[in-house]
RNA sequence: UCACCCCGCGCGGGAGAGUCCGAGCCCCCAGCUCGGCGCCGAAGGAGCAAAUCCUCCCCGGAACCUCUCAGGCCCCAGGACCGCGCGGGCGAG
Repeated sequence: UCACCCCGCGCGGGAGAGUCCGAGCCCCCAGCUCGGCGCCGAAGGAGCAAAUCCUCCCCGGAACCUCUCAGGCCCCAGGACCGCGCGGGCGAG
């Protein structure tokens, strides 16, 4: 001096599922609240397989897989993940 990788921030991209029914608020509304039924899964959360020193047992053991608690089902917001930039960390060379 610096790759990869990790963390934070910013920008861009980013799917799915009722703009359902009733009541109230409201000038009206595809807005808000409550109740009901139906659905979605890519914030978060939860669950688990194989590999895993010779054998056995136990523990550990991932996800965009599963569950749907939470969240979401016009828009906005959010959004796993991807890209770029900046800052920091580690540090092969």
The RNA shown here (Glycine riboswitch aptamer) has 93 nucleotides and comes from Actinosynnema mirum.
RNAcentral records the identical sequence in 2 taxa.
Rfam family: Glycine riboswitch aptamer. Rfam describes the family as follows. This family represents the bacterial glycine riboswitch.
The coordinates come from a structure-prediction model, not an experiment, and the mean pLDDT is 77.